[in-house]
Context: one part of a larger RNA
RNA sequence: CAAUGUUGAAGGAACUCGGCAAAUUGACUCCGUAACUUCGGGAGAUGGGGUAUCUUGGUGAAUUUUUUUUGUCAAGAUGGCACAGAAUCGAGGGAAGCGACUGUUUACUAAAAACACAGGAUUCUGCCAAAUCGUAAGAUGAUGUAUAGAAUCUGACACCUGCCCGGUGCUGUAAGAUGAUAAGGAGGAGUUUUUAUAUAAGCUCUGAAUGUAAGUCCCAGCAAACGGCGGCUGUAACCAUAACGGUCCUAAGGUAGCGAAAUUCCUUGUCGGGUGAGUUCCGACCUGCAUGAAUGGUGUAACGACUUCCCUACUGUCUCCAAUGUUGGUCCA
Numbered sequence: 001c002a003a004u005g006u007u008g009a010a011g012g013a014a015c016u017c018g019g020c021a022a023a024u025u026g027a028c029u030c031c032g033u034a035a036c037u038u039c040g041g042g043a044g045a046u047g048g049g050g051u052a053u054c055u056u057g058g059u060g061a062a063u064u065u066u067u068u069u070u071g072u073c074a075a076g077a078u079g080g081c082a083c084a085g086a087a088u089c090g091a092g093g094g095a096a097g098c099g100a101c102u103g104u105u106u107a108c109u110a111a112a113a114a115c116a117c118a119g120g121a122u123u124c125u126g127c128c129a130a131a132u133c134g135u136a137a138g139a140u141g142a143u144g145u146a147u148a149g150a151a152u153c154u155g156a157c158a159c160c161u162g163c164c165c166g167g168u169g170c171u172g173u174a175a176g177a178u179g180a181u182a183a184g185g186a187g188g189a190g191u192u193u194u195u196a197u198a199u200a201a202g203c204u205c206u207g208a209a210u211g212u213a214a215g216u217c218c219c220a221g222c223a224a225a226c227g228g229c230g231g232c233u234g235u236a237a238c239c240a241u242a243a244c245g246g247u248c249c250u251a252a253g254g255u256a257g258c259g260a261a262a263u264u265c266c267u268u269g270u271c272g273g274g275u276g277a278g279u280u281c282c283g284a285c286c287u288g289c290a291u292g293a294a295u296g297g298u299g300u301a302a303c304g305a306c307u308u309c310c311c312u313a314c315u316g317u318c319u320c321c322a323a324u325g326u327u328g329g330u331c332c333a
Stems, first nucleotide, its partner, number of pairs: 001328008010319002014317001019314001027051005036041001038156001052078011079083001091312007098304002103115002119154007131140003157299004162229003167226002169222004176217003183210001187206005230248005257291001258288001269285005
């Protein structure tokens, strides 16, 4: 010096990103226990008392029939600095956010607010089901049958879930438009026979009308489908503000809620609380750069090795370091 222990005056988080680490608490028994609550919980809440040994007495249990073992209570006494005398062995409380919960996860830097979840909703599927794997045969679904199976979203519970179908998508309708192939074959060109020309028929090539499915256009429906949910301007008897009016645009202009928020740039917004002093925290306000309703909104008891703030206790984290044990290293002799 490093690692790992022990102890420490006075103070007690002043340390630090942060009480990280350490310390405190700790067993059994008795008393006693708040807000809140889904009435189950919260709860070992919090907070207090006792604990050794001996004597006497009370009162049980087992065993047996007269003894032994043992539990428990009361009173008195005895010893120690200390009686759960070592070891094992919860610190507690008050708030907020997120996720309901138990659970799952990045084997070897992330355990979480991520995933899952019960519950909710939509869509598809009538059975040789839909969906999935496979070129196919075949298989899963399922030796199941819509109270079933598949896909997607949300995520206990409580109160709720507003407006928009113009765009994209899905579903439906079949009047009209378009519309491939098959069918169809008007017309056109070439060719052969004969001495030559023309025509007809045959053969070869080409080919108009007609006719036709899905799809698309068109017309409707559907947002717990993908998604979206406005400007400008005037106005009230101080000022300010605008219940009210005008105008433009839109498919419709954000409802209930919540709101400087895990979302707020300006911003350490402003006010209040806590501190002597608070960019964090809590409660409000609303001027929401850029909240908002199953991409769920707002609450919520219980739960959490989650995140943030505060308090009590406690301490070498610190003021400020010191002493000492063990192990290793290094230097000097």
This is a predicted structure of a 333-nucleotide part of an RNA (large-subunit ribosomal RNA, domain IV) from a Cyanobacteriota bacterium. RNAcentral holds the full RNA, with entries from ENA. It matches the Rfam family "Bacterial large subunit ribosomal RNA". Its family is annotated with structural constituent of ribosome and ribosome in the Gene Ontology. Model confidence (mean pLDDT): 84 of 100.